[in-house]
RNA sequence: UGAGUAAGCCGGGUGAUCGCGGGCUGCGCCGCAAAGUUGCGGCGGGCCUGAGGAAAGUCCGAGCUCCGCAGGGCAGGGUGCUGGGUAACACCCAGUGGGGGCGACCCUAAGGAAAGUGCCACAGAAAUGAAGACCGCCCGGCACUCAACCCCAUGUCUACAUUACGCCUUAAACCGGGCUUUUCUCCCGGGAUGAUAAGGUUUGCCAGAAAGCAUAAUGCAGGCACCGGGUUGAGUGCCGGGCAAGGGUGGAACGGUGCGGUAAGAGCGCACCAGCAGCCGUGGUGACCGGCUGGCUAGGUAAACCCCACCCGGAGCAAGACCGAAUAGGGGGACGUUUAAAGGUGGCCCGCCUGGGUCCCCGGGUAAGGUCGCUAGAGGCGCCAGGCAACUGGCGUCCCAGAUAGAUGAUCACCCUCGACAGAACUCGGCUUACAGGUUUGCUCACCU
RNA sequence: GGGCCACUAGCUCAACUGGCAGAGCAGGCGACUCUUAAUCGUCAGGCUCCAGGUUCGAGUCCUGGGUGGCCCACCA
Numbered sequence: 001u002g003a004g005u006a007a008g009c010c011g012g013g014u015g016a017u018c019g020c021g022g023g024c025u026g027c028g029c030c031g032c033a034a035a036g037u038u039g040c041g042g043c044g045g046g047c048c049u050g051a052g053g054a055a056a057g058u059c060c061g062a063g064c065u066c067c068g069c070a071g072g073g074c075a076g077g078g079u080g081c082u083g084g085g086u087a088a089c090a091c092c093c094a095g096u097g098g099g100g101g102c103g104a105c106c107c108u109a110a111g112g113a114a115a116g117u118g119c120c121a122c123a124g125a126a127a128u129g130a131a132g133a134c135c136g137c138c139c140g141g142c143a144c145u146c147a148a149c150c151c152c153a154u155g156u157c158u159a160c161a162u163u164a165c166g167c168c169u170u171a172a173a174c175c176g177g178g179c180u181u182u183u184c185u186c187c188c189g190g191g192a193u194g195a196u197a198a199g200g201u202u203u204g205c206c207a208g209a210a211a212g213c214a215u216a217a218u219g220c221a222g223g224c225a226c227c228g229g230g231u232u233g234a235g236u237g238c239c240g241g242g243c244a245a246g247g248g249u250g251g252a253a254c255g256g257u258g259c260g261g262u263a264a265g266a267g268c269g270c271a272c273c274a275g276c277a278g279c280c281g282u283g284g285u286g287a288c289c290g291g292c293u294g295g296c297u298a299g300g301u302a303a304a305c306c307c308c309a310c311c312c313g314g315a316g317c318a319a320g321a322c323c324g325a326a327u328a329g330g331g332g333g334a335c336g337u338u339u340a341a342a343g344g345u346g347g348c349c350c351g352c353c354u355g356g357g358u359c360c361c362c363g364g365g366u367a368a369g370g371u372c373g374c375u376a377g378a379g380g381c382g383c384c385a386g387g388c389a390a391c392u393g394g395c396g397u398c399c400c401a402g403a404u405a406g407a408u409g410a411u412c413a414c415c416c417u418c419g420a421c422a423g424a425a426c427u428c429g430g431c432u433u434a435c436a437g438g439u440u441u442g443c444u445c446a447c448c449u
Numbered sequence: 450g451g452g453c454c455a456c457u458a459g460c461u462c463a464a465c466u467g468g469c470a471g472a473g474c475a476g477g478c479g480a481c482u483c484u485u486a487a488u489c490g491u492c493a494g495g496c497u498c499c500a501g502g503u504u505c506g507a508g509u510c511c512u513g514g515g516u517g518g519c520c521c522a523c524c525a
Stems, first nucleotide, its partner, number of pairs: 001446010012415007020050006027044008052421001056432002059430005064316004071350004076312005081095005096110001097108004111307002116305002118301003134247002136243016154225005160219005165212001166201006174190005255273006274297002276294006283288001320372004330362006342354003364524003379398008416419001450521007459474004468505001476492005498514005
């Protein structure tokens, strides 16, 4: 310097003239009473005094007055952290807890949701009953698909073995069928262009030589393809179970964060935090605070019913008391007639009291009058003392509107920052709301010196 | 001065225990009719008097304010 915060204060001023309400008057005039100087009233004069911090809203609490007492219970209403203050309070002060602000500081309807009941729309699997599985994670079973491996069947290929055919060499005349138990004979076919028999038939070598780029069947071994089956793994679907971690819905999902743990998970275990319960403290009057122990974890809503604690009889100055004028104590209805009805300004019941008629409606009159209540009060200011404070006590000092159609205003002059909200009505203490602007003090934050 | 009550569409009223503010009349448009009325169809219209709070959620519950309305004299 700027921004902010808390507590206060002021709310146009001065002068002149005129006017209005109230009070006083040993002043003047008039009237009425008494009766010998007084009282009352009116008019005039003089003096004094005359709106607010909210006079407002009528939201609380009281005084005061009346209802005979201001009794009991139920219902109803109010208040609601703690301790003080006060006549009292839903007010004030000081603190506690919670929330906000960097801070000074501010806000807080702040008892109980573990007495019970109700409600929690839509969404969501599930909204309170120690609930609940939609997606999801995990385990098991079944089915299907895929991959790997194993078993089996088939096909094919390769190698090998055996047999047959073919071929070679040697010997050389039979072989098959009709044809049967066998033999002989006969017929047909094949056969020296070789029936039949023996040996051989390729990696190389030997024995004298020769022969399928090895034809078929069988067996075995291996490779490949494929049908079926099995094991393991992965995926999909269904079923049964475990989970409350993650996702999703919601304002809210049954403590939160992290680590461990587990099939997956979980206060299942542990650390910290929040709550709850128990115990402890030369803690504090108390709300509460602090520490230790226990995995105990229970949703929100009471400005929903309700429970708990405390308080509350009702009406209001148009209350009420006195004086005075006038009228019709008129009409109708309800209840009752002696242990009444009814009333006691409130919803019910009881008690108590009053009571010899009571209540309601329609009407009547009025000078819609007068006096009191009515303004000296839980009053203001100053000093001292107690108290952190609210506040209290003592002393001194002051009197500060009282109207009842309702006063507090108008004009002029000057000055300033050019004036907001707004007007008493029985009186106080508060709260809330409205309010142009000015001003004081304490404190906080930022920047600069 | 004192006491009490009500505010929802242009008007009159609903909304039960807090859970999408609705009905009748009036208004706009269309149909019917030669035209109008009536009738039928359809549409629009709300800061629920205002502000704040409780609640997940307020026309409704709580607090404060605003506007409007009603009653209350004395005598017998």
Molecule: RNase P RNA; transfer RNA
Organism: Desulfotomaculales bacterium